[in-house]
Context: one part of a larger RNA
RNA sequence: CGCGGAAACUUGAGAGGGCGCACCUCUAGUACGAGAGGACCGAGGUGCACGAACCUCUUGUGUACGAGCUGUCCUGCCAAGGGCACUGCUCGGUAGCGAAGUUCGGAACGGAUAAACGCUGAAAGCAUCUAAGCGUGAAGCCGUCCUCAAGAUUAGGUUUCAGUAUGAGACUCCCGGGAGAUGACCGGGUUGAACGGCGGCAGGUGUACGGACCGCAAGGUCUUCAGCCGAGCCGUACGUAUAAGUCCAUGUACU
Numbered sequence: 001c002g003c004g005g006a007a008a009c010u011u012g013a014g015a016g017g018g019c020g021c022a023c024c025u026c027u028a029g030u031a032c033g034a035g036a037g038g039a040c041c042g043a044g045g046u047g048c049a050c051g052a053a054c055c056u057c058u059u060g061u062g063u064a065c066g067a068g069c070u071g072u073c074c075u076g077c078c079a080a081g082g083g084c085a086c087u088g089c090u091c092g093g094u095a096g097c098g099a100a101g102u103u104c105g106g107a108a109c110g111g112a113u114a115a116a117c118g119c120u121g122a123a124a125g126c127a128u129c130u131a132a133g134c135g136u137g138a139a140g141c142c143g144u145c146c147u148c149a150a151g152a153u154u155a156g157g158u159u160u161c162a163g164u165a166u167g168a169g170a171c172u173c174c175c176g177g178g179a180g181a182u183g184a185c186c187g188g189g190u191u192g193a194a195c196g197g198c199g200g201c202a203g204g205u206g207u208a209c210g211g212a213c214c215g216c217a218a219g220g221u222c223u224u225c226a227g228c229c230g231a232g233c234c235g236u237a238c239g240u241a242u243a244a245g246u247c248c249a250u251g252u253a254c255u
């Protein structure tokens, strides 16, 4: 830009993906076989590799979370803290992200076939699966399963909205995001819980500072399952989304 203007939900022409394998048990030591050996068909189970989704569990990360420790500088000093030293070092760790973790998948079924095996059957009084005709038959092919998909210009469908001077809707702008380089996409914009703050909870660290008591002291005990706390959950208009602007079908059908 197209498909009359819009919003939402869709159909699926077409395209892509997937299709795996092994072992064990039963059938059955049966059929078969002198024996040795040892099935088809069918039923059940366990794994491997691969793939997808996810984070309850396990585990990793988690330089804006908590704690411990060293040196040094600073806050006048003690104490308590802050800076730097690879995040100074070390121990843990929420959310998120991840796999080594969890769950799930390949199927079943239908159709047409390959090799192959048949039925009927002439040419060729017989025979013959083939010449006419009709079957059975693969992990393969076409569907079935998953994903995309109307630029499918044959531009589809359904529902709702809008319209002669008012506008359905979209955008700018702002607050944000499991979205993201920027665009885009998604949510919210006071008729508001979108983000921040705050409150509660979960969760993580692991019992703060100060004080009291005990000890000569290092230190210990109590206050104290404390204190602190990023992303999680629920709530709450306190703060910021104020205000405003731009674009746009305007008659396809019917009457």
Stems, first nucleotide, its partner, number of pairs: 001151001005161006014148004020048007032037001050105005058099004065092005070085006109143003116136004169247004173189005194240003197236005203229003210223005
Record summary
The part of an RNA shown here (large-subunit ribosomal RNA, domain VI) has 255 nucleotides and comes from a Patescibacteria group bacterium. The coordinates come from a structure-prediction model, not an experiment, and the mean pLDDT is 87. It was read from a public genome assembly.